[in-house]
RNA sequence: UUAACAUAGCAGCCGAAGUCCUCUCAAAGAGAGGACGCGGGGGACCCAAUUUUAGGGGCGUAUUCCUUCAUGGAUAGGGCACUUCCAGGCCCGAGCCCGUCAGCUAACCUCGUAGGCUUUUGGAAGGGCAAGG
Numbered sequence: 001u002u003a004a005c006a007u008a009g010c011a012g013c014c015g016a017a018g019u020c021c022u023c024u025c026a027a028a029g030a031g032a033g034g035a036c037g038c039g040g041g042g043g044a045c046c047c048a049a050u051u052u053u054a055g056g057g058g059c060g061u062a063u064u065c066c067u068u069c070a071u072g073g074a075u076a077g078g079g080c081a082c083u084u085c086c087a088g089g090c091c092c093g094a095g096c097c098c099g100u101c102a103g104c105u106a107a108c109c110u111c112g113u114a115g116g117c118u119u120u121u122g123g124a125a126g127g128g129c130a131a132g133g
Stems, first nucleotide, its partner, number of pairs: 011118004018036008037113006047103001055101001056098004064074003067070001077092004082126006
């Protein structure tokens, strides 16, 4: 000097997964509980549907097709430092759950509030914040 790793802080990304409060403990910290916010499921009339072992259904962007069956190719769809549009580039396109059972659905009932990461090209319009006057 360069690269990698670890810790701490700051800034941000995917996602519903954030904020605050109380109590307990051998009090750094951890655990338990609650509220608000956000998200999911069940559940009438009416409406819809009458295809229920070829079972059916839910969360999620993650569905579908092809073949030479491979760490394969493509694809609906989804993400990338305010939002939208245009151009360009890089990615994902998984996984899990219920257990024979669920259309929509007011009241009502009920559940979750994790985990994993480090990207940021240009133009136009509209915003936000800060500083100064």

Model confidence (mean pLDDT): 81 of 100. A computed fold for a 133-nucleotide RNA from a Thermodesulfovibrionales bacterium, annotated as c-di-AMP riboswitch aptamer (ydaO/yuaA leader). It was read from a public genome assembly, where an Rfam model found it. It matches the Rfam family "c-di-AMP riboswitch aptamer (ydaO/yuaA leader)". Its family is annotated with cyclic-di-AMP binding and regulation of gene expression in the Gene Ontology.